Predicted 3D model of a 1439-nucleotide RNA (small-subunit ribosomal RNA) from a metagenome.
The prediction has a mean pLDDT of 83.
It matches the Rfam family "Bacterial small subunit ribosomal RNA".
The sequence is in RNAcentral, with records from SILVA.

RNA sequence: GGGGAUUAGUUGUGUAGCAAUACAUGAUUAUGAGACCGGCAAACGGGUGCGGAACACGUACGCAACCUUCCCAAAACUGGUGGAUAGCCCUCCGAAAGGAGGAUUAAUACACCGUAACAUAAUGAAGUGGCAUCACUUUAUUAUUAUAGCUCCGGCGGCUUUGGAUGGGCGUGCGCCUGAUUAGGUAGUUGGUGGGGUAAAAGCCUACCAAGCCUACGAUCUGUAGCUGGUCUGAGAGGACGACCAGCCACACUGGGACUGAGACACGGCCCAGACUCCUACGGGAGGCAGCAGUGGGGAAUUUUGGACAAUGGGCGCAAGCCUGAUCCAGCCAUGCCGCGUGCGGGAAGAAGGCCUUCGGGUUGUAAACCGCUUUUGUCAGGGAAGAAAAGCUCUGGGCUAAUACCCCGGGGUCAUGACGGUACCUGAAGAAUAAGCACCGGCUAACUACGUGCCAGCAGCCGCGGUAAUACGUAGGGUGCAAGCGUUAAUCGGAAUUACUGGGCGUAAAGCGUGCGCAGGCGGUGAUGCAAGACAGAUGUGAAAUCCCCGGGCUCAACCUGGGAACUGCAUUUGUGACUGCAUCGCUGGAGUGCGGCAGAGGGGGAUGGAAUUCCGCGUGUAGCAGUGAAAUGCGUAGAUAUGCGGAGGAACACCGAUGGCGAAGGCAAUCCCCUGGGCCUGCACUGACGCUCAUGCACGAAAGCGUGGGGAGCAAACAGGAUUAGAUACCCUGGUAGUCCACGCCCUAAACGAUGUCAACUGGUUGUUGGGAAGGUUCCUUCUCAGUAACGAAGCUAACGCGUGAAGUUGACCGCCUGGGGAGUACGGCCGCAAGGUUGAAACUCAAAGGAAUUGACGGGGACCCGCACAAGCGGUGGAUGAUGUGGUUUAAUUCGACGCAACGCGAAAAACCUUACCUACCCUUGACAUGUCUGGAAUUUUGCAGAGAUGUGAAAGUGCUCGAAAGAGAACCAGAACACAGGUGCUGCAUGGCCGUCGUCAGCUCGUGUCGUGAGAUGUUGGGUUAAGUCCCGCAACGAGCGCAACCCUUGUCAUUAGUUGCUACGAAAGGGCACUCUAAUGAGACUGCCGGUGACAAACCGGAGGAAGGUGGGGAUGACGUCAGGUCAUCAUGGCCCUUAUGGGUAGGGCUACACACGUCAUACAAUGGCCGGUACAGAGGGCUGCCAACCCGCGAGGGGGAGCUAAUCCCAGAAAACCGGUCGUAGUCCGGAUCGCAGUCUGCAACUCGACUGCGUGAAGUCGGAAUCGCUAGUAAUCGCGGAUCAGCUUGCCGCGGUGAAUACGUUCCCGGGUCUUGUACACACCGCCCGUCACACCAUGGGAGCGGGUUCUGCCAGAAGUAGUUAGCCUAACCGCAAGGAGGGCGAUUACCACGGCAGGGUUCGUGACUGGGGUGAAGUCGUAACAAGGUA
Repeated sequence: GGGGAUUAGUUGUGUAGCAAUACAUGAUUAUGAGACCGGCAAACGGGUGCGGAACACGUACGCAACCUUCCCAAAACUGGUGGAUAGCCCUCCGAAAGGAGGAUUAAUACACCGUAACAUAAUGAAGUGGCAUCACUUUAUUAUUAUAGCUCCGGCGGCUUUGGAUGGGCGUGCGCCUGAUUAGGUAGUUGGUGGGGUAAAAGCCUACCAAGCCUACGAUCUGUAGCUGGUCUGAGAGGACGACCAGCCACACUGGGACUGAGACACGGCCCAGACUCCUACGGGAGGCAGCAGUGGGGAAUUUUGGACAAUGGGCGCAAGCCUGAUCCAGCCAUGCCGCGUGCGGGAAGAAGGCCUUCGGGUUGUAAACCGCUUUUGUCAGGGAAGAAAAGCUCUGGGCUAAUACCCCGGGGUCAUGACGGUACCUGAAGAAUAAGCACCGGCUAACUACGUGCCAGCAGCCGCGGUAAUACGUAGGGUGCAAGCGUUAAUCGGAAUUACUGGGCGUAAAGCGUGCGCAGGCGGUGAUGCAAGACAGAUGUGAAAUCCCCGGGCUCAACCUGGGAACUGCAUUUGUGACUGCAUCGCUGGAGUGCGGCAGAGGGGGAUGGAAUUCCGCGUGUAGCAGUGAAAUGCGUAGAUAUGCGGAGGAACACCGAUGGCGAAGGCAAUCCCCUGGGCCUGCACUGACGCUCAUGCACGAAAGCGUGGGGAGCAAACAGGAUUAGAUACCCUGGUAGUCCACGCCCUAAACGAUGUCAACUGGUUGUUGGGAAGGUUCCUUCUCAGUAACGAAGCUAACGCGUGAAGUUGACCGCCUGGGGAGUACGGCCGCAAGGUUGAAACUCAAAGGAAUUGACGGGGACCCGCACAAGCGGUGGAUGAUGUGGUUUAAUUCGACGCAACGCGAAAAACCUUACCUACCCUUGACAUGUCUGGAAUUUUGCAGAGAUGUGAAAGUGCUCGAAAGAGAACCAGAACACAGGUGCUGCAUGGCCGUCGUCAGCUCGUGUCGUGAGAUGUUGGGUUAAGUCCCGCAACGAGCGCAACCCUUGUCAUUAGUUGCUACGAAAGGGCACUCUAAUGAGACUGCCGGUGACAAACCGGAGGAAGGUGGGGAUGACGUCAGGUCAUCAUGGCCCUUAUGGGUAGGGCUACACACGUCAUACAAUGGCCGGUACAGAGGGCUGCCAACCCGCGAGGGGGAGCUAAUCCCAGAAAACCGGUCGUAGUCCGGAUCGCAGUCUGCAACUCGACUGCGUGAAGUCGGAAUCGCUAGUAAUCGCGGAUCAGCUUGCCGCGGUGAAUACGUUCCCGGGUCUUGUACACACCGCCCGUCACACCAUGGGAGCGGGUUCUGCCAGAAGUAGUUAGCCUAACCGCAAGGAGGGCGAUUACCACGGCAGGGUUCGUGACUGGGGUGAAGUCGUAACAAGGUA
């Protein structure tokens, strides 16, 4: 644009009705829903990130190789015809979706004709331009190509051409993840020619031709991934990321395909295949939320099936308008950012409550209550926006113009339009009213106490906390931090200079290739000229917007929004500069090299020769051993060894020279001579003219062992055999001995292949030695200088330190290699090499919080040096054997109470277990208690006594009434009894919670500090060194100078003398008495001894040796005295004490028992085994003590223990109290005794309440073992050991123990090798709980990850073959066909069908790669106190 259901108006006809009017049926005009024909849009907008490592993206260019609907500008045209077809109507099929047939109709739908060039194509001519295929301008000829109308008359369209704008297409440079355990890839592959094809260049496609193309600057393959502007972090450089917003790309259920169109190979289009879901009448159909909401599932986790087109924008339309899950709004979520509030001021009785507490208080805390004030927010009430002016209509001014058309700009009027939303905002009212949590409090890291728990429960980011006093767990109080949030988890960057471009390292911490040659690569001496690639400077374009930054503006502020600027460190173009790098050219000689002349050398290869030695063989001499070891044995030897003489054979290695000497790239190279050969150093001259340095890949060499083939084989010697050693000894030691070691050829290719130090070059103080040259000066030889090596010490500097230091690990440059926590692991898999052994390249899972370097202080060493000690040695006497005593273990028991356990427990606590002690056991009792304090009541206290009982105890009786105050009543003090409650009590546990005390190393000589100095530091120095001492004692030296605790001395005792004093002492006086105080003695004060003197040694020191004198000589002897510390040494049972536990018992009382047991073992002692003795008789000489609940004399009795007795003594007075060994005399005569005395019997004595368990002693009798003690082990150096007796403490009694005392009175010490302990210095260390340390491997058990593995199952990819839907292209002989041509037949053209090519899904076969799984198997890691040994760390016991 067409069409016209319906409605309304106008107008006919028919029927009904008197009529109005109603109904039926036509014509016409306007509006006009759904469906239909046509046009435009649907390729935008919206979503997602599968794929893709690519011209996908970013950036800068190019297309002279392209297209572009709608829009703008310019030019031209808009003429004539035709045939259909939907819708509508009829018939039919189907369940449906849908479809078939017939009739009829319109268009800006479709078709034909005419006209047309500045368009297109071909050809020709002239000119201009371009790198080229060519392009442009002018021009000629030929051929071809278009349209659509509608209208309200204002306009809106249609067609052709050119130009513009917009949007796209294509090409190119640069940028763009990981793996080399992916190194070769590619056949349309690379290029050309012809043809096809596209909008367009091109292997884009095709036929033919050529054999190219990509790749170590990483091709191919694998894995992963949308890219960018930007975001997070970071000082930056970087690193990680790519949500939101914006640009590009890709995708739309999976795969393939085209159609339409300007544009798609198309999210809400089509066709096919596949999977899935749904409908079905089973015949067949339908679908694609990675649009907005929403559902299910998955998940740690992510919202409403909301409102509106009012604004902004898009599509269509002339417009009104319609559509728009784009968009604008609202809803949900503390997810983030920002802002605000939960009140403000006063208020101490510092309330109550909580928590802690030293019980005084502190803290919560001005916090609360209480008083006053304010009202943000919230609640209620009232008002109430901006976002909306374009467009439309109308009036008007200006511009443009011929124009009062159109169009553009402006002004006035008018008509409207709000989803949010009665929202923002404003006003008023009442009223502190409506509003605080979370994490943490051991250190890092701000913030601490109590209780509970007891290596449990638990915490933990790292270190780590918890085993009975947890600031670390849990809770509470308090505190700290942040705050509408807080904490956890996950993740990124930072710190991390811990991948180091900025900005690291490689001697020993991880790290220099074993060494050289050398292509590529990187870097490169000096003068000049040119160019302008790099470089530098200016300009231009671009680097989208947003973001970041700066200055402004708008929401009350801010977050947020917005204007401007700067920036975007990049790329491209252009102009300039010429120092530097580069390129080109010409030069130079200093780097490098060549020639001529000298020199040294175990440089390499080949050949020849030599002597010594070992072994073997032959002969001789000769006889019983040889060999070997820590000691032996195996072995050899009477069949004659070893030894020795002579001769011979054979192999290997080359003494002396010989040396931090030489040569070589390294490995490495050693008798002498000859041949061949490489390199180096030095001197001067000549020559070349940068020819150089380094070097990924590559090539060559490369000890020993090992391998292959063939020789050789004396000695040595893996394996092996035997002998030893040993618990074992598959070792160390010994005797044998084969491969091998040697030669030739070929492999292997690794070493602590080390200077643990890559190569080259330059520069930077010195000294000393040595090797090879040269120069100068003097000359038997030396000095000085110089080049090249090789060593030592050291300046500056460097280094974590050690150390390096012109031969650098110093200061720089060039290049290569390598490192990035320990283990797993130099392993596995894969590749390459190898005959093999194996080499090279080389991970991960898992596991730990360390592994490591250098240095320090200790400790330790089967390291070293020095020194000391009864440590050994030299001696004397013991123990271990016997009997007994005593302690312990064990055993036993109702109980045998407890503690002490190498030295440093065991005659110890215990300096006294019959009861008691006593803590243990049994039995019987008590419960405010045996004991303390406080309250109340009663009574003095106390004494005597009956009964029951084993006793505690129970129950009675009697006597007695005190002291102080007070007038008295009464009160008070002490004591006794009773009641209730606070509490008492505990020898119950923890000595590993503690104090105190003690032991021990050890009476060892050490242990420290201040200041200074050195060192980054821990630390060192002092304190070490040379001497010396008992000594860190003293002297000297010294970066130390001083000081303290220890040593010594001061104290006590003993030895000598003096003075003083003498009673109980002593005494010259004959005795006593008396006298005296000389002596002995007593006890007080002094003296004395100090290496002071002499000699020697030594350093003119300290000191040592000897001597004199002296009572005493070098600390005179002895004692007391015990540094810093060690041993979690000992003690909770001396005492004290924290915590825990018991409370009619784990407390208290009583009786009896036990601690005294007894197959056994050990420690410490006593007595002996006899003659140096026993026994008997006689005779001498001490010291130190003790004594009143005591010592006890004389005298008497008893054999004796003892009894009686009573003098003396509170002690120099008396007593214990005879000392004994000794000496004199006698006897015994070597024996189980005249030794020895155990045991037992009988009889006694004493103490005591009581000697049964369970005392001591006496007498008589009995008369055991034992004849000097295995392995082993103890004490002692002088008045000591040994031996002899005496005393004391404890104690009723009881000692062989302990502590003291004196008598007699020795031996020996060469000496420091060894054992033990200690000290100093030094050395090594993998130890630091410190050698009783640390630590390795197999095996056994559990768990974890991983390799191999007959295989099994997936993914992906490649090759070959089969197959071939839809579609496109080609072909077409079958079928159909309105427009055009033709009179017609028919033709042109078209369609369907068929077929060919390509091709998706699918199928078959075989490879590659990757993942999972797998019987069995390999090693690895981690685990509790398993087993076997002891490999390493010290000389680790064999470096």